[in-house]
Background:
The RNA shown here (c-di-AMP riboswitch aptamer (ydaO/yuaA leader)) has 143 nucleotides and comes from an Armatimonadota bacterium. The prediction has a mean pLDDT of 79. It was read from a public genome assembly, where an Rfam model found it. The model forms 92% of the base pairs in the Rfam consensus. Lineage of the source: Bacteria > Bacillati > Armatimonadota.
RNA sequence: CAAAGCCAAACGCCGAGUGACGAGCAUUUAUUGUGAGUCAUCGGGGGACCCAAACUAUUGGGGUGAAUGAACCGGAAACGGUUCUAGGGAAGCUCUUGGCCCGAACCCGUCAGCUAACCCCGUAGGCGUGAGAGAGAGGAAAU
Numbered sequence: 001c002a003a004a005g006c007c008a009a010a011c012g013c014c015g016a017g018u019g020a021c022g023a024g025c026a027u028u029u030a031u032u033g034u035g036a037g038u039c040a041u042c043g044g045g046g047g048a049c050c051c052a053a054a055c056u057a058u059u060g061g062g063g064u065g066a067a068u069g070a071a072c073c074g075g076a077a078a079c080g081g082u083u084c085u086a087g088g089g090a091a092g093c094u095c096u097u098g099g100c101c102c103g104a105a106c107c108c109g110u111c112a113g114c115u116a117a118c119c120c121c122g123u124a125g126g127c128g129u130g131a132g133a134g135a136g137a138g139g140a141a142a143u
Stems, first nucleotide, its partner, number of pairs: 011128004018040004024034003027030001042122005051113001060111001061108004069084006087102003093136005
C1' cells in the first nucleotide's frame, strides 16, 4: 500500500412482507423506549350456478415459491456429488446486448378444478450492488 474480516451510518437488493393508531410495562419523566392488539395496504388459500372434468385403479392428491426437469457418478436404498436446464434476479419502467448470480426450502394431511357472495391466513426472513453499454416511452421541477 492492497486484499480479506468486523462495527456504525447512509443508500440499496431478494421477497406480499409496508403504514397509522396504540393498551400495558419500563425509567431517563421525555417530541423517551418497548409493545399486546386494532385498522389500512399488499399477498395468499378455501368457496356456487355456468363451464370444465367425469368410470375404475393406485404409484394418493394438493398449496406457497423463479426454484422445474435431464444425464452421469457414488450408494442396497434413503440420499449425496458434477454438469446442464424450464424459469428467475441485479439503483424508476420497457426493449436489445454483455458477462455475473439463483435455479432452494417448507406446508396441508386422503381433501380442495374454475368460482359471485362469503370465510380464513400472512404482512417474515435474509442480504450488499459498485450501479456495464445502447435505444425508447413516460413523468417531475424551474422559467